About this RNA:
Predicted 3D model of a 348-nucleotide part of an RNA (large-subunit ribosomal RNA, domain IV) from a metagenome. Rfam family: Bacterial large subunit ribosomal RNA. The prediction has a mean pLDDT of 88.
Context: one part of a larger RNA
RNA sequence: CCUUUGUUAAGGAAUUAGGCAAUUUAGCCUCGUAACUUCGGGAUAAGAGGUGCCCUCUGGUGCGAAUGAAUAAUGAGCACCGGGGGGUCGCAGUGAAAUGGUUCUAGGGACUGGUUACCAAAACCACAGGUCUCUGCAAAGCCGUAAGGCGAUGUAUAGGGGCUGACACCUGCCCAGUGCCGGAAGGUUAAAGGGAGAGGUUAGACGCAAGUCGAAGCUUUGAACUGAAGCCCCGGUGAACGGCGGCCGUAACUAUAACGGUCCUAAGGUAGCGAAAUUCCUUGUCGGGUAAGUUCCGACCCGCACGAAAGGUGUAACAACUAGAACAGUGUCUCAACAAAGGACCCG
Numbered sequence: 001c002c003u004u005u006g007u008u009a010a011g012g013a014a015u016u017a018g019g020c021a022a023u024u025u026a027g028c029c030u031c032g033u034a035a036c037u038u039c040g041g042g043a044u045a046a047g048a049g050g051u052g053c054c055c056u057c058u059g060g061u062g063c064g065a066a067u068g069a070a071u072a073a074u075g076a077g078c079a080c081c082g083g084g085g086g087g088u089c090g091c092a093g094u095g096a097a098a099u100g101g102u103u104c105u106a107g108g109g110a111c112u113g114g115u116u117a118c119c120a121a122a123a124c125c126a127c128a129g130g131u132c133u134c135u136g137c138a139a140a141g142c143c144g145u146a147a148g149g150c151g152a153u154g155u156a157u158a159g160g161g162g163c164u165g166a167c168a169c170c171u172g173c174c175c176a177g178u179g180c181c182g183g184a185a186g187g188u189u190a191a192a193g194g195g196a197g198a199g200g201u202u203a204g205a206c207g208c209a210a211g212u213c214g215a216a217g218c219u220u221u222g223a224a225c226u227g228a229a230g231c232c233c234c235g236g237u238g239a240a241c242g243g244c245g246g247c248c249g250u251a252a253c254u255a256u257a258a259c260g261g262u263c264c265u266a267a268g269g270u271a272g273c274g275a276a277a278u279u280c281c282u283u284g285u286c287g288g289g290u291a292a293g294u295u296c297c298g299a300c301c302c303g304c305a306c307g308a309a310a311g312g313u314g315u316a317a318c319a320a321c322u323a324g325a326a327c328a329g330u331g332u333c334u335c336a337a338c339a340a341a342g343g344a345c346c347c348g
Base pairs, nucleotide, nucleotide: 001343002342003341004340005339006338007337008336010334011333014332027051028050029049030048031047036041038166052088053087054086055085056084057083058082059081060080061079062078063077066074067073089093101327102326103325104324105323106322107321109318113125114124129164130163131162132161133160134159135158141150142149143148167314168313169312170311172244173243174242177241178240179237180236181235182234183233186232187231188230192226193225197221198220199219200218201217204213205212206211245263246262247261248260249259272306273303284300285299286298287297288296
């Protein structure tokens, strides 16, 4: 010097990103216990006192010697559970060990639970509850080439899928685009049917010849017309994918604009919340807390770029969650010291 421990004057978080680490607290009994609350909780809230040993008095419960004729009655003694009074020792009586530090405010998540085996336990996932949608049973959906299986030895109070996520109060406007559902009048539209027409070939006809025309058959094609879903079209639908404006003017101080004008849109963000896990400017401004506060709490609203089941706003309870504050107690620190064990180091 290193590791692991122990103790520490005065101060007591000044340390640090942060009380990380280490202290404090602790069992049992008695008293006492707030806001809030879903009336269950919160709660071991907080806070305060007691706790050993000896003597003595005394209560209860069980067993019950002995006396007794007795199962009546009296009832010694033992064991256990207590209560009162007195005394006594130590610094200290849950004398060791095991054995909660506490409180306040806010954020997000209701909760118990699950998760990155081996750097993340969380605000992530799940959840009960809510809602939409599909499915009538040989169900939908899924696995499989199939047979077959799961769903289910279930049957819409059932099963599958999507979103949300206890509870309370709520969940606004837009169907123009996309999706889904419904409609079938019209337009478009495949294979197929259909076969007008056209081409090739040539018996034959005509011609002196070259050649021209050319039926049937065979063959290569092929127009009109008929022709489903789909698409176009017509409606519906947002707890479907999604979206939810701009400019100008105006009130008898100023400021502001309930009001008016105008352009655009499918419709222009309602309630609630708001510098927020969302606010760039920004350490916004005001208030609180501190001697001093980029964090924190309460407001304001100019929301760069909140907003209603990718839910909005509240919320008791819960937590190895996140942020801030306080009390207690502390070697975290001012600032280090000493001690112990094991290493390191030296000799062998």